[in-house]
Context: one part of a larger RNA
Molecule: small-subunit ribosomal RNA, central domain
Organism: Candidatus Peribacter sp. UBA2144
C1' cells in the first nucleotide's frame, strides 16, 4: 500500500490566474520503454510454504520442490508510453443577435438632513416607560423664501440580474472585462487540475494630504440601579467620505474545492432560440444557459441532499487524525505599526 475521511462530529486554501508535476477524447500505422509469456543465469547454506521419507508418534532430522528481485535471450501487441498520419464531438476562433446594480473615469439631478440670512410669530421646544441633562425672550420649535455643505440614492425591486470571490443600485457620457444564443465557416486535442509563485480581496486599522452634513468607538453629562465603567436620553473626538500608499483578516458560509460524464418526474422565474400561424401580441410544445421550490431511485449517524447532488464514476489539488495547553511559544518571512503567515512541546486529562 491493499483498506479511512472532510455540509452540521476534526477536516475544502477567501477567490482566481498559472510554471513545474499529475492526468488526458476518436480512427489508423509503426515501435516495443512499461506490461505479459517462455528459456537460461543469479538470488550462499540454514530458515519459510508444499510433497515425501527416517527415528514406535511428535518435536527433531533428511530429500525434492516452490515463492521474490535482478540480468540476458526469444516471443505477444490488447492497454499505457514513444514516433507518424488523419478526423471533429473536447477546447478555441469567426459571423450575426442578446441581457446585465460587471469594472474605471468624468459630468449632472431631485428628495431628505444640518447650517447661514431674511420675513412672520409667540413661549415653549426636545427627549422618555416616566424624567432630567440639553435648546429657547440675545426670540428657539413651527411656517415661508433664498443660499450653502457633505453623504446616501425612495418608488422601480423580484425567490430578479452581474461578477472568480470580496462585492455591485439616482441619471448621462466615454473607455473597458466577462457571459448567453444561433450558424457550423475556421484551427485541429491546442485540454483538466495545479505544490511553489503571482494578482485581487468586506469591515476595522495605519501613513500623507484634503473633506466633514448626518451617524458615531473613546470621552463628558442626564437617567436607571444595591452598584451601572451597560442597555435609554443629551452632546461628542477618531472614524465613516475623497486621492495616493499600506494592512490581508472574517460565520471571506452554500460552514459543501475545481473540471468532465451518467442518472425519474413536477412547478416557478431570468436571458436567448426553434416549431406551430398567411402574419402577429398571445397560446402551446421543445432546445440551450442561469436562478428557486417540491420530490423517485440512490446516499446519509440522523438532520437532510436529491440533474445547481451530499447519487453513480474518473482526474488533479488542499486539508483532518482525542480534548486542553494553542492557532499560543520559539525560529523564519512579511508589515510603519497594529499585527499577519508558517507552527510545536513539556504538562494535564
Nucleotide at each position: 500500500c491493499u483498506g479511512g475521511g472532510c455540509g452540521u462530529a476534526a477536516a475544502g486554501c477567501g477567490u482566481c490566474c498559472g510554471c513545474a508535476g499529475g492526468c488526458g477524447a476518436c480512427u489508423u500505422u509503426u515501435u516495443a520503454a512499461g506490461u505479459c509469456c517462455g528459456a537460461c543465469a543469479u538470488u550462499a547454506a540454514a530458515a519459510u510454504g508444499c510433497g515425501c521419507a527416517g527415528c514406535u508418534c511428535a518435536a527433531c532430522u533428511g530429500c525434492g520442490u516452490a515463492g521474490u528481485g535482478u540480468g540476458c535471450c526469444g516471443g505477444a501487441a490488447a492497454c499505457u508510453g514513444a514516433a507518424g498520419a488523419g478526423a471533429u464531438u473536447g477546447a478555441g476562433u469567426c459571423a450575426c443577435c442578446c441581457a446585465g446594480a460587471g469594472g474605471c473615469a468624468u459630468c449632472u439631478g431631485g428628495a431628505a438632513u444640518g447650517c447661514c440670512a431674511u420675513g412672520u410669530g409667540a413661549a415653549g421646544g426636545g427627549g422618555u416607560a416616566a424624567a432630567a441633562u440639553c435648546c429657547g425672550u440675545u426670540g428657539a420649535u413651527c411656517c415661508a423664501u433664498g443660499g450653502u455643505a457633505g453623504a446616501a440614492c425612495g418608488c422601480c425591486a423580484a425567490a430578479a440580474g452581474u461578477g472568480a470571490a470580496g462585492a455591485c443600485a439616482a441619471g448621462a457620457u466615454g473607455c473597458u472585462g466577462g457571459g448567453g444564443g444561433u450558424g457550423u465557416a475556421c484551427u485541429g486535442a491546442c485540454g483538466c487540475u495545479c505544490a511553489g509563485g503571482g494578482a485581487c480581496g468586506a469591515a476595522a486599522g495605519c501613513g500623507u494630504g484634503g473633506g466633514g452634513a448626518g451617524c458615531g468607538a473613546a470621552g463628558g453629562g442626564g437617567a436607571u440601579u444595591a452598584g451601572a465603567u451597560a442597555c435609554c436620553c443629551c452632546c461628542g473626538u477618531a472614524g465613516u467620505c475623497c486621492a495616493c500608499g499600506c494592512c490581508c483578516u472574517a460565520a471571506a458560509c452554500u460552514a459543501u474545492g475545481c473540471g468532465u460524464g451518467c442518472u425519474c418526474g413536477g412547478u416557478g422565474u431570468u436571458g436567448g432560440g426553434a416549431g406551430u400561424u398567411c402574419a402577429a401580441u398571445c397560446u402551446u410544445u421543445c432546445c440551450c444557459a442561469g436562478u428557486g421550490c417540491c420530490c423517485c431511485a440512490g446516499c446519509u449517524a440522523a438532520c437532510g441532499c436529491g440533474g445547481u447532488a451530499a447519487g453513480c464514476a474518473c482526474g488533479c489539488c488542499g486539508c483532518c487524525u482525542g480534548a486542553g495547553u494553542a492557532g499560543u511559544a520559539c525560529g523564519g518571512c512579511c508589515g510603519c505599526a497594529a499585527g499577519g503567515c508558517u507552527a510545536a512541546a513539556a504538562c494535564u486529562u